[in-house]
RNA sequence: GAUAAAGGCAAACCGUUAGAAAAGCGGGACGCAAAACUACAGGAUUGAAGGUUAUAAAUUAACCUAGGUCGGCUGAGUUGCCGAA
Repeated sequence: GAUAAAGGCAAACCGUUAGAAAAGCGGGACGCAAAACUACAGGAUUGAAGGUUAUAAAUUAACCUAGGUCGGCUGAGUUGCCGAA
């Protein structure tokens, strides 16, 4: 960072998973020049286990909580392809 060339990633949606869920994986292309990597700061998301409250009680209901998840939300750090003027 160009309406160049080569290669790359892959939203929605569909399928699938001994994942509780968020999500992952396969197909697929909405987009992407860091849409490569790292949960360090903020943010988002889920709530199995745990906690609190309600209830006569519970395998019920509500709420709280991340050591889970998201790098295609932002900042920060690390690395990196091609290249006109």
RNAcentral holds the sequence, with entries from MGnify.
The RNA shown here (c-di-GMP-I riboswitch aptamer) has 85 nucleotides and comes from a soil metagenome.